Notes: c-di-GMP-I riboswitch aptamer from uncultured Gemmatimonas sp., 93 nucleotides, folded computationally. Taxonomically the source falls in Gemmatimonas (Bacteria, Pseudomonadati, Gemmatimonadota, Gemmatimonadales). Its Rfam family is "c-di-GMP-I riboswitch aptamer". Rfam's curators write: GEMM was predicted in a large-scale screen for bacterial structured RNA regulatory elements.
[in-house]
RNA sequence: GACAAAGGCAAACCCGUUGAAAGGCGGGGACGCAAAACCACGGGGCUACCGCAUCCACGAAGCAGUGGGUGUUAUGCCGGCCGGGUCGCCGAA
Repeated sequence: GACAAAGGCAAACCCGUUGAAAGGCGGGGACGCAAAACCACGGGGCUACCGCAUCCACGAAGCAGUGGGUGUUAUGCCGGCCGGGUCGCCGAA
């Protein structure tokens, strides 16, 4: 960063699988991508199993316990959200 060449990746959606979920993986499929290759270091975003707080119901009538709701919570997740690091194809302007 080319109305170039050789290639590459693969959004949404569908199917399968895995996970509590976000999401991941595989197949199909292409919205797009000059790093849409790799890495969770910083920012930002997503989810909330467990935990904490609280409310309701059953129970108890004493502490418990069970189920449901709401809020909070990352050690989970997102690199095709931004920044950063590393490697990489071509060689016109």